[in-house]
């Protein structure tokens, strides 16, 4: 120089042929306890790494850029 992966809640990582954005810790409140740990139920948190196209519809497809890992030179 060039191939190939990954980028999704604070945090690990799901999302199956293009239509409901989730799930564990984690955080907030209640509830059981005499209090703290635990539980259990409710909730709050996302411009789906930036852009642009395709399509009635994009986290997904297609192009381009950033960052990380790694292969070849």
């Nucleotide at each position: 120089g060039g191939g190939g992966c990954c980028a999704u809640a604070g945090c690990u990582c799901a999302g199956c042929u293009g239509g409901g954005a989730g799930a564990g810790c984690g955080c907030a409140a209640c509830a059981a306890u005499g209090g703290c740990a635990u539980u259990g139920u409710u909730g709050a948190g996302g411009u789906c790494g930036g852009g642009a196209g395709u399509u009635c519809g994009a986290u997904c497809c297609u192009c381009c850029c950033u960052g990380g890992c790694u292969c070849c030179a």